[in-house]
Molecule: Glycine riboswitch aptamer
Organism: Sulfitobacter sabulilitoris
């Protein structure tokens, strides 16, 4: 200096799923509180195609729904772009 692999930070995008009843307020309300109902893309857990393999391990957007969430903001897996630093090959 290229370039693969990882962390982080900056910007752009980013899905799903709700209704009742009571409180409270001047009044509505997406506030409080209680029923039912539902959704998966923080986190968690589960199962295993797959890597790998003496054992040990690793593993999905698939399953579960503890948590979390069902105007909108917010949050958000993951995408895209650029920074910085480490890391490996040349």
């Nucleotide at each position: 200096c290229a370039u693969u692999c990882c962390a982080c930070c900056a910007c752009g995008g980013g899905a799903g799923a709700a209704c009742c009843g009571g409180c409270g307020c001047a009044a509505c309300a997406c506030g409080c509180c209680g029923g039912u109902g539902c959704c998966g893309a923080a986190g968690g857990a589960g199962c295993a195609a797959c890597c790998g393999c003496c054992c040990c391990g690793g593993a999905a957007a698939c399953u579960c729904u503890c948590a979390g969430g069902c105007c909108a903001a917010a949050g958000g897996a993951c995408c895209g772009c650029g920074g910085u630093g480490g890391u490996a090959u040349g």